[in-house]
RNA sequence: GGGCGCUUAGCUCAGUGGUAGAGCGCUAUCUUCACACGAUAGAGGCCAGAGGUUCGAUACCUCUAGCGCCCA
Numbered sequence: 001g002g003g004c005g006c007u008u009a010g011c012u013c014a015g016u017g018g019u020a021g022a023g024c025g026c027u028a029u030c031u032u033c034a035c036a037c038g039a040u041a042g043a044g045g046c047c048a049g050a051g052g053u054u055c056g057a058u059a060c061c062u063c064u065a066g067c068g069c070c071c072a
Stems, first nucleotide, its partner, number of pairs: 001071007010024004018055001026042005048064005
């Protein structure tokens, strides 16, 4: 220098056009002498950034940034 992939909750990941979810973790309550386990409820995300397409974008297109792999 060229090609490809990834970026969504604290962590690991779903979600292929119609108001964003799970597991673990966190908080509260119940349970216990206490802790753990378990049960119930809850908080936490303007979906990496900018532009475009569309009635409507986390999802499609372009560019940028970061990370990873391959080729030279």
Predicted 3D model of a 72-nucleotide RNA (transfer RNA) from Candidatus Colwellbacteria bacterium RIFCSPLOWO2_12_FULL_43_11. The sequence was found in a public genome assembly. Its Rfam family is "tRNA". The family's RNA type in Rfam is transfer RNA. Taxonomically the source falls in Candidatus Colwelliibacteriota (Bacteria, Bacteria candidate phyla). Its mean pLDDT, the model's own confidence on a scale to 100, is 83.